[in-house]
RNA sequence: AGAGUUUGAUCCUGGCUCAGGACGAACGCUGGCGGCGUGCCUAAGACAUGCAAGUCGGACGAAUUGCUUUUGUAUAGCAAUAUAUGAAAGCAGUUAGUGGCAAACGGGUGAGUAACACGUGGGCAAUCUACCUUCGAAUGGGGAAUAACCCUGCCAACGCGGGGCUAAUUCCGCAUGACACCCUCGGUCGGCAUCGGCUGGGGGCCAAGGGCGGCCUCUGCUUGCAAGCUGCCGUUUGAAGAUGAGCCCGCGUCCUAUCAGCUUGUUGGCGGGGUAACGGCCCACCAAGGCGACGACGGGUAGCUGGUGUGAGAGCAUGACCAGCCACAAUGGAACUGAGACACGGUCCAUACUCCUACGGGAGGCAGCAGUCGGGAAUUUUGCGCAAUGGGGGAAACCCUGACGCAGCGACGCCGCGUGCGCGACGAAACCCUUCGGGGUGUAAAGCGCUUUUGUCCCGAACGAAACCCCUCCGGCCAAACAAGCCGGGGGAUUGACGGUACGGGAUGAAUAAGCCUCGGCUAACUCCGUGCCAGCAGCCGCGGUAAGACGGGGGAGGCGAGCGUUGUCCGGAAUUACUGGGUGUAAAGGGCAGGCAGGCGGACUCGCAAGUCCAGGGUGAAAUCCAUCGGCUCAACCGGUCGGACGGCCCCGGAUACUGCGAGCCUUGAGUCGAGCAGGGGAGAGGGGAAUUCCUGGUGUAGCGGUGAAAUGCGUAGAUAUCAGGAGGAACACCGGUGGCGAAGGCGCCUCUCUGGGCUCGCACUGACGCUCAUACUGCGAAAGCUGGGGGAGCAAACAGGAUUAGAUACCCUGGUAGUCCCAGCCCUAAACGAUGGACGCUAGGUGUUGGAGGUAUUGACCCCUUCAGUGCCGCAGCUAACGCAUUAAGCGUCCCACCUGGGGAGUACGGUCGCAAGGCUGAAACUCAAAAGAAUUGACGGGGGCCCGCACAAGCGGUGGAGGAUGUGGUUCAAUUCGACGCAACGCGAAGAACCUUACCUGGGCUUGACAUCCCGUGGAAAUCCCGAGGAAACUUGGGACCUCCCGCAAGGGACCGCGGGACAGGUGGUGCAUGGCUGUCGUCAGCUCGUGCCGUGAGGUGUUGGGUUAAGUCCCGCAACGAGCGCAACCCUUGCCCUUUGUUGCCCCGAGCAAUCGGGGCUCUCGAAGGGGACUGCCUCGGAUAACGGGGAGGAAGGUGGGGAUGACGUCAAGUCAGCACGCCCCUUACGUCCAGGGCUACACACGUCCUACAAUGGCCGGUACAGAGGGAUGCAAGACCGCAAGGUGGCGCUAAUCUCUAAAGCCGGUCUCAGUUCGGAUUGCAGUCUGCAACUCGACUGCAUGAAGUCGGAAUCGCUAGUAAUCGCGGAUCAGCAUGCCGCGGUGAAUACGUUCCCGGGCCUUGUACACACCGCCCGUCAAGCGAUGGGAGCCGGUAAGACCCGAAGUCGCUGCUCCAACCCGCAAGGGAGGGGUGCGCCGAAGGUCGGAUCGGUGACUGGCGCUAAGUCGUAACAAGGUAGCCGUACCGGAAGGUGCGGCUG
Repeated sequence: AGAGUUUGAUCCUGGCUCAGGACGAACGCUGGCGGCGUGCCUAAGACAUGCAAGUCGGACGAAUUGCUUUUGUAUAGCAAUAUAUGAAAGCAGUUAGUGGCAAACGGGUGAGUAACACGUGGGCAAUCUACCUUCGAAUGGGGAAUAACCCUGCCAACGCGGGGCUAAUUCCGCAUGACACCCUCGGUCGGCAUCGGCUGGGGGCCAAGGGCGGCCUCUGCUUGCAAGCUGCCGUUUGAAGAUGAGCCCGCGUCCUAUCAGCUUGUUGGCGGGGUAACGGCCCACCAAGGCGACGACGGGUAGCUGGUGUGAGAGCAUGACCAGCCACAAUGGAACUGAGACACGGUCCAUACUCCUACGGGAGGCAGCAGUCGGGAAUUUUGCGCAAUGGGGGAAACCCUGACGCAGCGACGCCGCGUGCGCGACGAAACCCUUCGGGGUGUAAAGCGCUUUUGUCCCGAACGAAACCCCUCCGGCCAAACAAGCCGGGGGAUUGACGGUACGGGAUGAAUAAGCCUCGGCUAACUCCGUGCCAGCAGCCGCGGUAAGACGGGGGAGGCGAGCGUUGUCCGGAAUUACUGGGUGUAAAGGGCAGGCAGGCGGACUCGCAAGUCCAGGGUGAAAUCCAUCGGCUCAACCGGUCGGACGGCCCCGGAUACUGCGAGCCUUGAGUCGAGCAGGGGAGAGGGGAAUUCCUGGUGUAGCGGUGAAAUGCGUAGAUAUCAGGAGGAACACCGGUGGCGAAGGCGCCUCUCUGGGCUCGCACUGACGCUCAUACUGCGAAAGCUGGGGGAGCAAACAGGAUUAGAUACCCUGGUAGUCCCAGCCCUAAACGAUGGACGCUAGGUGUUGGAGGUAUUGACCCCUUCAGUGCCGCAGCUAACGCAUUAAGCGUCCCACCUGGGGAGUACGGUCGCAAGGCUGAAACUCAAAAGAAUUGACGGGGGCCCGCACAAGCGGUGGAGGAUGUGGUUCAAUUCGACGCAACGCGAAGAACCUUACCUGGGCUUGACAUCCCGUGGAAAUCCCGAGGAAACUUGGGACCUCCCGCAAGGGACCGCGGGACAGGUGGUGCAUGGCUGUCGUCAGCUCGUGCCGUGAGGUGUUGGGUUAAGUCCCGCAACGAGCGCAACCCUUGCCCUUUGUUGCCCCGAGCAAUCGGGGCUCUCGAAGGGGACUGCCUCGGAUAACGGGGAGGAAGGUGGGGAUGACGUCAAGUCAGCACGCCCCUUACGUCCAGGGCUACACACGUCCUACAAUGGCCGGUACAGAGGGAUGCAAGACCGCAAGGUGGCGCUAAUCUCUAAAGCCGGUCUCAGUUCGGAUUGCAGUCUGCAACUCGACUGCAUGAAGUCGGAAUCGCUAGUAAUCGCGGAUCAGCAUGCCGCGGUGAAUACGUUCCCGGGCCUUGUACACACCGCCCGUCAAGCGAUGGGAGCCGGUAAGACCCGAAGUCGCUGCUCCAACCCGCAAGGGAGGGGUGCGCCGAAGGUCGGAUCGGUGACUGGCGCUAAGUCGUAACAAGGUAGCCGUACCGGAAGGUGCGGCUG
């Protein structure tokens, strides 16, 4: 730091996803040790049990235990004395109660709270503060009650009551008392104000408690104690401090506007009450205010912070542990006590729950530490100790302390350590892979040597502890004092939960210790097997349908390591909310337009102020955390430091004044005003005009009109259309008319008048910043359609009706036709309301049109020309842009303001609100779902787009096919089998150039199992090989017998060759996969194309070249050109044919002779011919056209003329085209069979369908007779002559021929005859009989011959094929295969035509261009209804529940107020009784929680039914869109229709 994913590819937009870090985690697999941390995130659910707040006897009475002393009594004893018991005192303890202090801290939790709760900075002149510290003063003298206790009553319990006594540091008066407080009269200083500080005078008011120790200086009594002195701890009062708390304020602090208005104690005042204190905090009265788009009120969510996580930062997220603050303590309410509480382990009340109960009534509150149940994915021990730190009480010892210190459990996290180290093979075994050679695991192991962290055992052994206190010594203070007490120092003694732990030493022995995830790309790491769209994987893209690096396993590898993965969450990447740091022409995004309040922003100069801003200083920003540094645990984590920094902040003070701001002044350039002109469909109203359509009346006139692709509906003999005249009425204004004008937009078009808005130019007179923009606040305008009421209605025309079209046609076309279109008044408020481009200002090359003005120059003239302002177009530079494009009319460079966007679908939908008469508008989500959806451009392909051009493509012709019979192939069917393959063109007389057996792959049956065939090894036998005879059998095969008596090396043993048998490796497979392949082939197509290098252009895909102008059969050639060249194709080179020449003449040819002839003899090589080599044709020549080129037209010459004819030759590629059955080959499969052999059968079947052919239907013919002429081939297991036989097929026979020698060989034709239009003398199928030939064998199932038989068929529907010249047509001949079998195939020659105007159309193709939503590429893509499954969601009669309020009722506890009655110790009066003051109770009242009733609000759940939506390999109907998508599409609106949709009106071009 980026990466993957939209496409065939590209750039861009944009979302999704990944790699990183983190965690109070959880889950899966695994797990050796230690240190330091950390551990209910859920049910603020409920809790058994134990513990978590007590302490003080030096405050008090009392009780009680022990000891001591004194003493009474009793008993025993002679006694001393002992025992028992009682009393008093003392000492040491215990403690129920009274009293004091603490219990408001510490500990827990996060429910509530959006708030002065928190943070930060201030304020209190509006406050309190126990204990503590400092300073001052004081501590005098009385009184009273009540627990405990005793007596007694009630009660299950909790507990309650009556009577009696008593103490205090309990309670109550009195005295004294101040600078405090209150009242009052001054002085002085301060403050923004209310007021405050200091100070003087007078008046009023308020205190107290003792306890413990020491001593004898003072005093008293008296010789040691006190009431004395002294010390300590308390107490009272005041001042101050410290600490803590309370209150107030500025600023900061989540989401929602689908919450926009809220508020009656509300806002303020006056006067009271209340509080420690200000205050509507509370009350009475008065006023009517207060808050709010700078977001009030409402709703949702949430403890806040230091910090923590992440991030480069800005931010974003978060608030566990630790620390600060707040809030809460089962739920709700309340007060009491107190310095402090409205009180977690206090009280009262209400409610719910749990427990006890004798049913009357009671008890309880773990969100303290452990622990339990429950909930949950999930979170620990009912541990040890007060040794340390800290807290409460105490004079202290000490007690208490689940705070805390430790230990335990959990890999929950971080950190550290270990599971060994060295040597050890060209490298064991095993396993895996393999091209079978080898490679990998791998120095890994074994083996040898070494070490001992850890573990186990043994031994030693800490730091944390310093003290308080006590003893002792010294110094100081206090004091009368050497006592006591206090302070400081030295010494001594005591104290450890952790724990016999850390740590150290010794012994032992490699001994006790490795897993997890991943390996298609992102992303580091590859192979085999299994599986076969199954099972499964998956974070995204995506893998899996028989060779899966993606599933599962194995081997191997990569990563991390006592952990590793997964899941969840946060930040990051994400510049994907953009402050730093984004956008809005076409990707999402400019409001339809304008005016304009608030708001934001704002021209030039000067002065002042100093709010913003900048600088210096001060305060604060708790600690911890973080950073730096140093240090302590062996290191680290972790921890520490009278070390530093940081904590981006806030406050105070001083200074600066450029900029912004504020105040003042001034200026003219922004803006406006004025004067003079100008153009204009700008707006409103009124009046007027002509053309045309329709209608009406009349005339003329007659059979049609109208309409369409063609028609029909319709109109017309009742007189239409046409035509003439007259009239009526409505709507719209031809030409001019123009990327011309005006307007803010919508929009505006005949003429005239009236009223009216804006703009431009010139002048430069006036004002003096008066400006720009503008929110969801306010206002107006706003096409068409639509709505309400009233008019109007010619034409047009949704709906509707009819006619056509069509498979259908709710459409397109036609005939009609109503709303509407028009006017008035009022609504609606939306459009592709578009330049898809908000407004304003400034700046930044030009060129060229045009509209309106001004000026200059020159003129007859404003005709032209030049300059300039305002508008409106086109082209174009820089620049910008993803590209397209924009480009002074910016989409460039800048400033200001507004609006809007944040993936696609769901959806501009739902709900809510609001506007509207309605239609509907505005505002505007979510669930769910997808991995994309888009933009621009590129290359293709395609188009019922365009242009150009080819081809037997059409047309023009000739002959066929499709009908018949037959042949052949195929489909189908059948069958035991009818083997297999080929399937549009480009399968179907194709593989097959030849199935009776064989072939043969199929079927039935019978055999063989190292095999029919190859190579090798082992064993065994041998008389090699080989040959002969037999039995069974259909054969294969099984089985028996015989003949032969081997060859090479070697002395021998033995080995080798060869053969048989047995065994083992292996053979074999026409079994599968042509979608694993090679090779070969078909096809587009003999079409003219397909590419490359370099350069250039483009961000890029890619383009250019290869396009263009000509030309050609051709990307053939020429010219031009940012291209220049080149390659594969084209052409040529090759073969053949056509003319000539040369060479050579046998078997050829010619001549002569002989012969009936075949043939033979002689001579010759001119010709024919054969076969070898040459020549010839090149647009070379002429002429014309063309650009002077290429080339074309014509001509000459020539056997041949513009590639002369034919062939061979097939570019890059396409079709997963064909072939595993020709061959080869990977993988899979079979192995006494899917191999192999044999016999027989089948491939030859037959209702039918198709393809390709043959023969015909006849007279251009058939038949008979006669007669003529080829070419190219074949031929010794062959061709076979002549001759003879047979009607013939053929037979006999064999001359000749290894073949220019011999042989196989023409037919149509020609001549003559006959037939005479007939199912025939056409046609030959079919069938019968008789034969011939081949072959082992013609039954299934050959060909041919003769005789007989004589079928369909009389030229063929829709449709369709071939052919452009030696071609079609027609005629025969040959060959391959082959024993035999040809209508097929491949060749050969004979005879030998017709037609082509032309390129509109059909088919195929080439080039250019255009559109595209296609790229599997139009056999594409794709829309909507319906049907099915699944999912979420809206409405819904209702039903259920939650929340917060309101009204009313009821009203606990309790504070406050009042209180007849009742009760009461202190104080007052009184001798007393009693009374008073005061207080308690009771009662009443205000307030008041819970509860009840009522009607609403809001949120959620559920709901028959219902609405649409989304998703889902192969459902139904159509074809709307993408190409001119076959009616251009789309937007708004209205109507209509199964559905897409159609139509009307207006708009847009995307």
A computed fold for a 1550-nucleotide RNA from a sediment metagenome, annotated as small-subunit ribosomal RNA. The RNAcentral record of the sequence draws on SILVA.